[in-house]
RNA sequence: UGCAGUCGACGGUAACAGGAAUUACCUGGCUUUUUGCUGACGAGUGGCAGAGGGGUGAGUAGUGCGUGGGCUCUUGCCUUUGGGAGGGGGAUAACUUGUGGAAACCAGUGCUAAUACCGCAAAACCUCUACAGACCAAGGGGGGCUUAGGCCCCCCCCUGAAAAGGGGCCCAAGUGAAUUUAUCUUUUUGGGGGGGUAAGGGCUCCCCAGGGGCAAAAUCUCUAUCUUUUCUGAAAGGAAAAUCACCCACCCGGGGACUGAAACCCGGCCCAAACCCCCACGGGGGGCCACAGGGGGGAAUUUUGCAAAGGGGGGGAAACCCUGGUGCCCCCGUGCCGCGUGUGUAAAAAGGCCCUUCGGGGUGAAAAGCUUUUUCAUUUGGGGAGAAGGGGUGGUAUUUUAUCCCUGCCCUCUGUGACUUUCACCACAAAAAAAACACCGGCUAACUCCGUGCCAGCAGCCGCGGUAAUACGGAGGGGUGCGAGCGUUAAUCGGAAUUUACUGGGGCGUAAAGCGCACGCAGGCGGUUUGUUAAGCUAUAUGUGAAAGCCCCGGGCUCAACCUGGGAUGGUCAUUUAGAACUGGCAGACUAGAGUCUGGGAGAGGGGAGUGGAAUUUCCAGGUGUAGCGGUGAAAUUGCGUAGAUAUCUGGAGGAACAUCAGUGGCGAAGGGCGGCUCCCUGGCCAAAGACUGACGCUCAUGUGCGAAAGUGUGGGUAGCGAACAGGAUUAGAUACCCUGGUAGUCCACACCGUAAACGCUGUCUACUAGCUGUGUGUGAAUUUAAUUCGUGCGUAGCGAAGCUAACGCGCUAAGUAGACCGCCUGGGGAGUACGGCCGCAAGGUUAAAACUCAAAUGAAUUGACGGGGGCCCGCACAAGCGGUGGAGCAUGUGGUUUAAUUCGAAGCAACGCGAAGAACCUUACCUACACUUGACAUGCAGAGAAUUUUCCAGAGAUGGAUUAGUGCCUUCGGGAACUCUGACACAGGUGCUGCAUGGCUGUCGUCAGCUCGUGUCGUGAGAUGUUGGGUUAAGUCCCGCAACGAGCGCAACCCUUGUCCUUAGUUGCCAGCAUUUAGUUGGGCACUCUAAGGAGACUGCCGGUGACAAACCGGAGGAAGGUGGGGACGACGUCAAGUCAUCAUGGCCCUUACGUGUAGGGCUACACACGUGCUACAAUGGUAUUUACAGAGGGAAGCGAGACAGCGAUGUGGAGCGGACCCCUUAAAGAAUAUCGUAGUCCGGAUUGGAGUCUGCAACUCGACUCCAUGAAGUCGGAAUCGCUAGUAAUCGCAGGUCAGCAUACUGCGGUGAAUACGUUCCCGGGCCUUGUACACACCGCCCGUCACACCAUGGGAGUGGGAUGCAAAAGAAGUAGUUAGUCUAACCUUCGGAGGACGAUAC
Repeated sequence: UGCAGUCGACGGUAACAGGAAUUACCUGGCUUUUUGCUGACGAGUGGCAGAGGGGUGAGUAGUGCGUGGGCUCUUGCCUUUGGGAGGGGGAUAACUUGUGGAAACCAGUGCUAAUACCGCAAAACCUCUACAGACCAAGGGGGGCUUAGGCCCCCCCCUGAAAAGGGGCCCAAGUGAAUUUAUCUUUUUGGGGGGGUAAGGGCUCCCCAGGGGCAAAAUCUCUAUCUUUUCUGAAAGGAAAAUCACCCACCCGGGGACUGAAACCCGGCCCAAACCCCCACGGGGGGCCACAGGGGGGAAUUUUGCAAAGGGGGGGAAACCCUGGUGCCCCCGUGCCGCGUGUGUAAAAAGGCCCUUCGGGGUGAAAAGCUUUUUCAUUUGGGGAGAAGGGGUGGUAUUUUAUCCCUGCCCUCUGUGACUUUCACCACAAAAAAAACACCGGCUAACUCCGUGCCAGCAGCCGCGGUAAUACGGAGGGGUGCGAGCGUUAAUCGGAAUUUACUGGGGCGUAAAGCGCACGCAGGCGGUUUGUUAAGCUAUAUGUGAAAGCCCCGGGCUCAACCUGGGAUGGUCAUUUAGAACUGGCAGACUAGAGUCUGGGAGAGGGGAGUGGAAUUUCCAGGUGUAGCGGUGAAAUUGCGUAGAUAUCUGGAGGAACAUCAGUGGCGAAGGGCGGCUCCCUGGCCAAAGACUGACGCUCAUGUGCGAAAGUGUGGGUAGCGAACAGGAUUAGAUACCCUGGUAGUCCACACCGUAAACGCUGUCUACUAGCUGUGUGUGAAUUUAAUUCGUGCGUAGCGAAGCUAACGCGCUAAGUAGACCGCCUGGGGAGUACGGCCGCAAGGUUAAAACUCAAAUGAAUUGACGGGGGCCCGCACAAGCGGUGGAGCAUGUGGUUUAAUUCGAAGCAACGCGAAGAACCUUACCUACACUUGACAUGCAGAGAAUUUUCCAGAGAUGGAUUAGUGCCUUCGGGAACUCUGACACAGGUGCUGCAUGGCUGUCGUCAGCUCGUGUCGUGAGAUGUUGGGUUAAGUCCCGCAACGAGCGCAACCCUUGUCCUUAGUUGCCAGCAUUUAGUUGGGCACUCUAAGGAGACUGCCGGUGACAAACCGGAGGAAGGUGGGGACGACGUCAAGUCAUCAUGGCCCUUACGUGUAGGGCUACACACGUGCUACAAUGGUAUUUACAGAGGGAAGCGAGACAGCGAUGUGGAGCGGACCCCUUAAAGAAUAUCGUAGUCCGGAUUGGAGUCUGCAACUCGACUCCAUGAAGUCGGAAUCGCUAGUAAUCGCAGGUCAGCAUACUGCGGUGAAUACGUUCCCGGGCCUUGUACACACCGCCCGUCACACCAUGGGAGUGGGAUGCAAAAGAAGUAGUUAGUCUAACCUUCGGAGGACGAUAC
């Protein structure tokens, strides 16, 4: 600002318009005055409507709602109908005047009207009645005609009756959660009587009775408007209650009445409270959960619009007026529906971008370009729908005496559009104006590159990210989905979830789940048969279940969404009729379920009383007897004992328990309850035979009883045992295990407690479904009379068919097949806990959550691995031995430290004398300094030059400058090949990183005997079987057996070497015989040795024994060798992300005048220290000196280097021989013989140091080896601990080789001398097979529990503090209705003139 007005019935005329008359101004006109005369009309009186429409869901779990019934009531306007409408009176607004007040407003004064108000008359209905009667209404307004008397019409009014629709009240069953809400109620339940209401009623009051509700959930608490319907679902259901519609409730929170037909009234009144506004501070005003709109709040929600044209509503006679209801419009892709953003060609296809194996591929059937169309949007034009009414004139019908009016019909005229820049159509122009969003690891359609590097981040679940991320971020890369939308968030239903299972739809032995057991009321279920009834049940008919919506069939917008017509559906509904099978009710009958009686049977069934013996121990008394006893793995200054123990004998006291029998045997409802014997009382069970009762039954929430051990109370008792406690031990500790004591308790009586792995982890009852075997106890029959056979019951066990089970397993004693009833379960933890209730003397029990947290927890079975589980077996694994290491010095490697650098790698065994079979330079990778940049090295291109080489200068050198010699080879004469230099670019180069991106190679378990496959079979499956078992072996070696049969990789063998023999061959080898020599030196020979080619030989072949007649083992013979003869090579499937990017190769990353390349010097060789591996020793089995004997296997040309000579020596000079069975290295040493040393830091030991040398090499300082002289350290056999070795081995002794210029205590080989011991497998370590347990599976170096530390997200406590809700009690109390009533005021009607009556005020409650 604005949503509720309208109407002239009334007194009227403030504003507007008109008319008429009149006044004034200088006249006509304009202007002015008067007049309600007219149209109309502000304010007022009065009528109707403001109880409707509109908004919202706070309250309300039933005074509500939906469905179906009912009655004790009311109803304005509308409809039908019967009557009436006569005659009077007194006021009061407006208006006038005027007081108060800031205002809102208002006290008075004086008029006035009515369809406002009040009597009277005469009335019906209702009501009352003393049956005479009493009581109750109204009114006019407008129009027409008229002879002016009246008549007619319309509206309105009063009073009855009825109808429709609306409203009020009552009833039934239904309509959330929690019993950790089980008792609630005093006006409460009912009755009698008043009052009140439109009306029934404790609605209210007086009196009386003591009732009423409730386990089918009262009461209390929390939450919530209800419904038609909506979403979802196959349905049953589940969730919701937006829009539309119905009911209810509310309209600032609370209370109250008035008016009225209807209200306790959203836009009325009164009161007090909170809030806001005005104020002169005295007082007033207000209620957007109406429509718009503003502020605030919030994740978030629109215009302060247009119109009364349509269709509703109010008023009116009507025209009309009003209507933020309504119709439209604006905003928002919020939803649903429809349409467009172009089409063809270009193309056998550009550029850009992306990827790439660099060849190419993708975007791309794209775009640009050319062609073509114009839906939609823009522009233009005329036309159409929503418009039917209404009003005017005329006609006609009806009515009337007639006319008019009303009403119906017809003709004609007039005129109504907010939307509207509407809708459809025509025309012009131009591809012109128009595509985004999410995703791309799996679920789930769709992949690449780059960046990042457990960071940044993603994530619905699993999960992704630690340098090659399809998972993060980017991509003008690609793809997928959807499309004017696409994603996200929140929520509901459904699926997955057969995971609340009523259904097609669950379970409870071990996964969650059978109450510890029984009795038993209510409840549920219930045998055969007859009749009846009709509650359940079945069927018919009627009523109802609003409209909209869903569904079906049509129609209208070009289609659709949308709108619209008809139908169908929808119920634990109500009434009615019929039926009688089944269930139920009633009445009767039966005997198969259940029970009773008679005589038998077994039994640790229960209670009470009495009684017995064996034994342990303790105590008491006595005898004998003497120093220990006791106790333990071992012990004890624990304990007992000289006050006489332990031991032993006799007698006595006392308590507790009952050996043998005795048994997966018996009894009992259960409780691991019951065990000597006798007596008394007593419960249950079983079988057989008959008789009787006649469904009396089964199961059971609440309830009741019983209920191990421990524990509690009172009183006894107490031998043994024995929590607590004390002491001794053990131990790091030992509040334990062991020992010595020992209280409560254990026992009895009487009361409690009420729980256990109270277990068969298996509720009770009934029926059915193969067998076999044992055992307890009855009973029947048969005969061969027995330890007999065949049956039949009730118990109790072991197997097992079908079936069931996830499997394990169960299997007539079911976990099978069915029925009845009860209890219980719904992921793990929190938690059987907290709070509350109940029980208990207490301890505690019972009932029993949530917050929070995790993505699992669990069952059964499988394969491995593991075990301080078991069985069997092996290995220098232990044991038995021998020798070492660890102590010393040195060598060498490593760690650490240091350094410019001390390059890098290797890390338990399985790194550490390892890569390295040899770092002075080089190597070399490191450091410092100086240099180079297509490069030291490769390929391609161009140009020049042969290549190459001499000398000098500068420099640390690389390098730079100058200089000399040289002009080659092939040729088709063009040139070419090799090499060098210069230039530019592709590229080179990297011992830079990643062995956790890799190949290859290697180590290790381990030379351990294992690891697998095909087919078949078994199992739901993982898997099993084979491969296990009995033997045997070094061996998964072989044999036998077996649902297995075969096969492969491994074992073994084949290969090399060694041991014996044979054949062949006989130089450089050999020499028996014949000669010969200093010497196999030479002749001769090839017999032997040897050499090196080929063969033989050994196979459990033979014999005996054992064994299963097997495999095999034991012993023996023969043989050089005997059971794999010795040694070597050879290493299954796999394990350790084992080792190596530094041998090599290689993906990715990184460097490119340097992380590449060259040069010089340095470093890898450092040195408080620690460790590994070795050498030499510590000495007499030795050292030293002299003499003397015997190998094997190797190497040699820039090599080995002889004899000879020199030197003390290392070595030198010199150079014979030899590319080797010929020569050289090359004297082997230990050994043997002799001598000496005499137990000492030595004649041991040799480090260290000084001096002098030799050799290699460009060079020996950092930093080589060796020689000589001198020096002469530690060390006297090594702590804890630890290593190697089983025979030609250990130990010991030397020799050679590779590497190498030089350098060996290392490594790899070679021979010489040459032992000891093994009872055995208990233990340590490692391994193999079988079996068992497992909460392990990166697999015991596993898994896992609790405290503590830190924090304070959640929860709790907390000195406290703020807010809200509520119970009980008390006090104060407004407005207001009815009653009563001091006081004040008073028009109508009445009056006896006093009043009566009314209004205001007051007042109990």